[in-house]
Context: one part of a larger RNA
RNA sequence: GAACUAACGCUGGCGGCGCGUCUUAAACAUGCAAGUCGAACGGUAAGGCCCUUCGGGGUACACGAGUGGCAAACGGGUGAGUAACACGUAGAUAAUCUACCUUUUGGCGGGGGACAACUUCAGGAAACCGGAGCUAAUACCGCAUAUGUUUAGAGAUAGGUCUCUUUUUAAAAGCCUUCGGGCACCAAAAGAUGAGUCUGCGUCCUAUUAACUGGAUUGUUGGUAAGGUAAUGGCUUACCAAGUCCACGAUGGGUAGCCGGCCUGAGAGGGUGAUCGGCCACACUGGAACUGAGACACGGUCCAGACUCCUACGGGAGGCAGCAGUUAAGAAUCUUGCACAAUGGGGGAAACCCUGAUGCAGCGACGCCGCGUGCGGGAUGAAGGCCUUCGGGUUGUAAACCGCAAUAGACAGGGAAGAAUUUUGACGGUACCUGUUGACAGCACCGGCUAAAUACGUGCCAGCAGCCGCGGUAAUACGUAUGGUGCAAGCGUUGUUC
Numbered sequence: 001g002a003a004c005u006a007a008c009g010c011u012g013g014c015g016g017c018g019c020g021u022c023u024u025a026a027a028c029a030u031g032c033a034a035g036u037c038g039a040a041c042g043g044u045a046a047g048g049c050c051c052u053u054c055g056g057g058g059u060a061c062a063c064g065a066g067u068g069g070c071a072a073a074c075g076g077g078u079g080a081g082u083a084a085c086a087c088g089u090a091g092a093u094a095a096u097c098u099a100c101c102u103u104u105u106g107g108c109g110g111g112g113g114a115c116a117a118c119u120u121c122a123g124g125a126a127a128c129c130g131g132a133g134c135u136a137a138u139a140c141c142g143c144a145u146a147u148g149u150u151u152a153g154a155g156a157u158a159g160g161u162c163u164c165u166u167u168u169u170a171a172a173a174g175c176c177u178u179c180g181g182g183c184a185c186c187a188a189a190a191g192a193u194g195a196g197u198c199u200g201c202g203u204c205c206u207a208u209u210a211a212c213u214g215g216a217u218u219g220u221u222g223g224u225a226a227g228g229u230a231a232u233g234g235c236u237u238a239c240c241a242a243g244u245c246c247a248c249g250a251u252g253g254g255u256a257g258c259c260g261g262c263c264u265g266a267g268a269g270g271g272u273g274a275u276c277g278g279c280c281a282c283a284c285u286g287g288a289a290c291u292g293a294g295a296c297a298c299g300g301u302c303c304a305g306a307c308u309c310c311u312a313c314g315g316g317a318g319g320c321a322g323c324a325g326u327u328a329a330g331a332a333u334c335u336u337g338c339a340c341a342a343u344g345g346g347g348g349a350a351a352c353c354c355u356g357a358u359g360c361a362g363c364g365a366c367g368c369c370g371c372g373u374g375c376g377g378g379a380u381g382a383a384g385g386c387c388u389u390c391g392g393g394u395u396g397u398a399a400a401c402c403g404c405a406a407u408a409g410a411c412a413g414g415g416a417a418g419a420a421u422u423u424u425g426a427c428g429g430u431a432c433c434u435g436u437u438g439a440c441a442g443c444a445c446c447g448g449c450u451a452a453a454u455a456c457g458u459g460c461c462a463g464c465a466g467c468c469g470c471g472g473u474a475a476u477a478c479g480u481a482u483g484g485u486g487c488a489a490g491c492g493u494u495g496u497u498c
Base pairs, nucleotide, nucleotide: 001498002497003496004495006494007493008492009491010490013371014370015369016368017367018366019364020363021329026327027326028325030324031323032322035070036069037068040067041066043063044062047061048059049058050057051056077282078281079280087202088201089200090199091198092197093196096195097194101191102190103189104188105187106186107185109143111141112140118133119132120131121130123128148169152165153164154163155162156161174183175182176181204254205253206252214246215245216244217243220242221241222240223239224238225237226236227235257279258278259277260276261272262271263270264269284305285304286303287302288301307318308317309316310315335361337360338359339358343357344355345354346353347352374404375403376402377401384395385394386393387392409437410436411435412434413433414432418427442487443486444485445484446483447468448467449466453482454481455480456479457478463470464469
C1' cells in the first nucleotide's frame, strides 16, 4: 500500500447491487418448512344442493379418516468427523445397476382367497391396542402364454462376451371417453440421465514417532473352495503358504472437509476456501436393518445412552446443523413479514393443490458503486475569534446581501415492464413522469518518517507514542483554542493475510 463474512470509538442525508452467529455440531417455547391423486378402490365424517313425517334420507358438487399409487433418497441446512480413491485431474468397467423420460418390438388370456375402513364386544389416564363379523381394488396369490432370466451341454472369443439346444419364470380383459381415442400396465432391446466400483498422478505439520540387533501388520499378504453383493475383491468363512508396507518416511501424533475460485504480488510465489457453483460427510450421541429403482434415510422405523416434557406412577412423547424466533456464550451477525405473480420441484388427464426452494419486502454505513449538502456575483476586505513588532496580519468572497437553479423528502395528479396472443403481479400505487414546496458534515492528523503551526495552560506532573522519542518554566511532540492538512457519509483504532 491492498484486502476483509470484521469488531470498537466519534459521526451519519439518499439510492442501487451484494453480504449478514467466523464463538457453542450448545439447549430449544411457538408457528410453518412434503405432499398429492375420487379419471385406482370400498365408501360418506364435514360443507354445498334436493326431499323431509324434522327422526332422517338422497346426490356425489365435493371429500375427513382408510386401502392403493407416485413423491417423500430432490430441494433446504451445517462442516462435527475425515490426511482418505474424501477431493482434483486423466482413465477403466468384457466386473455393474438405473424409477420417472424418449425410441422400437411384442403382449394385456382365464381364475382365486384375504385385510383395512365399517359394525360389535373388551382394555387403557393417555399413547394406543386386542377378539369376532362384513367388503372393494391398478392391493395380494396361483394357472396359461416366453424373444429375456436361471440350470446343464456344445461352439466361437484374450476374457465373466456372443450363438445354438434343454429347463424355469410375468402382467392391471384397469380407468376415462365426444366411442374416434386417450392415460395407465407387462416383457424385451436401445438411448438419455443418475449412481456404484477400480486405477495412474497430485493433496498440511511432526523423526524429541522407526536401522549395529529394525519399525508396522495376523484377515494381516497371497492362493484354493464356498458364501455374499447389482457388481470385482479377505467383503466374509474354512483350509494352505508366510507373506505385505517402510528413510522416495511405513506406523503413530497433531491439524484440516476438498475444489472452481478469492486476497495479495510485476511475476514466481504466499495466504485462504464466507457468499455463488461442483463433490463429499453428517442430522441429539452410538449401533442396526426395513421399504424402495435409489437410503442404511434431517422433519421414517427399531435398540441402547444422555437430556427435556406429560402421567391416573402402570406407562408414554421429543430431536431447528430447514425458515423465522428464544436462551446461553461472545468483540460480534437480522423479521416469530408477504406471495406462489415469476423461475423451478412433487402429485394429478386436467382444473388445481403443496412448496420458509424461490421471488420479494423489513432490519444493519457491514461492503462496493452512484448522487447530494448548491451555482454565479459580492470589499467598507463588516462584526466576532485568533495572533501581533500594536503598524497590522489572518479567518476571508468566507458571511451578510443580490440573482439563478434544484436533489432527497412532503403534498397533489398520472402510473409501468416483469405475463408466456384469454385469465393471472407478492413486490406495489413501488420505480418513473408532471406540478407546488423544500433539508443535510463529520472524522483523524499537523516533531521527523509524512501533507499541514502558532498562542495559552501544565512543569519528568498530567499525559503522548507505529519507530526514533517528547514532557524537569519560553513544549511546533501533553491538554485546549485559533489556523492548517488529508479523507469524506464516512473517518480513525484494533485484529488477520499478502